[in-house]
RNA sequence: CGCGUAAUCCCGGGAAUUCUCGGGAGCGGGGGACCCAACUCUUUGGGGUGCAUCGCCAUCCGGCGAGGGGUAACCUUUCCGACCCUAGCCCUUUAGCUAACCUCGUAGGCGUCGAAGAG
Numbered sequence: 001c002g003c004g005u006a007a008u009c010c011c012g013g014g015a016a017u018u019c020u021c022g023g024g025a026g027c028g029g030g031g032g033a034c035c036c037a038a039c040u041c042u043u044u045g046g047g048g049u050g051c052a053u054c055g056c057c058a059u060c061c062g063g064c065g066a067g068g069g070g071u072a073a074c075c076u077u078u079c080c081g082a083c084c085c086u087a088g089c090c091c092u093u094u095a096g097c098u099a100a101c102c103u104c105g106u107a108g109g110c111g112u113c114g115a116a117g118a119g
Stems, first nucleotide, its partner, number of pairs: 001111003008025007026106006036096001045092005053066005067086005075119004080114002
């Protein structure tokens, strides 16, 4: 200076580089009525976040597909090809939607992909 992401900005205190503690704005998530939906569900556990699910094969716990997501040089977008990912974490017997209301997070990890169009 940029990439994915909600994960940025401002103010104050303390540290003294990139940290920490508060407050606020913005952004993101959860719980939560009537109505609607469901007439079913419960250990065959259920649920949340997230793109991260599903199906086969398998002696190997690893493969092969489909689907989903990502790949900057002004920004958005379409198409073709190439490459990469398809995790992790959390709640605990409980949760549909959901106004008011309540509440939580604002980490961390990285360094370029080419071509043809539209605005």
This is a predicted structure of a 119-nucleotide RNA (c-di-AMP riboswitch aptamer (ydaO/yuaA leader)) from a soil metagenome. Rfam family: c-di-AMP riboswitch aptamer (ydaO/yuaA leader). Rfam links the family to the GO terms cyclic-di-AMP binding and regulation of gene expression. Rfam's curators write: This family represents a conserved RNA structure found upstream of the ydaO and yuaA genes in Bacillus subtilis and related genes in other bacteria. A reference for the family is Barrick et al. (2004), "New RNA motifs suggest an expanded scope for riboswitches in bacterial genetic control", Proc Natl Acad Sci U S A.